[in-house]
RNA sequence: GCCGAUUUAGCUCAGUGGUAGAGCAACUGAUUUGUAAUCAGUAGGUCGGGGGUUCAAGCCCCUCAAUCGGCA
Numbered sequence: 001g002c003c004g005a006u007u008u009a010g011c012u013c014a015g016u017g018g019u020a021g022a023g024c025a026a027c028u029g030a031u032u033u034g035u036a037a038u039c040a041g042u043a044g045g046u047c048g049g050g051g052g053u054u055c056a057a058g059c060c061c062c063u064c065a066a067u068c069g070g071c072a
Stems, first nucleotide, its partner, number of pairs: 001071007010024004018055001026042005048064005
């Protein structure tokens, strides 16, 4: 330099253009003499940045960035 993959909650990841989710973690409560475990609940997101298409974009298009891989 060229090609490709990934980027969504604190972490690991889902998400067929139509209200953004799960597990773990955190917090509160129940249970227990207490801890752990278990059960119930709560909170946590400008979906990497910018632009475009569309009535509507996490999803489609362009561009930039970061990380990883391949080729040279």
Molecule: transfer RNA
Organism: uncultured Pseudomonadota bacterium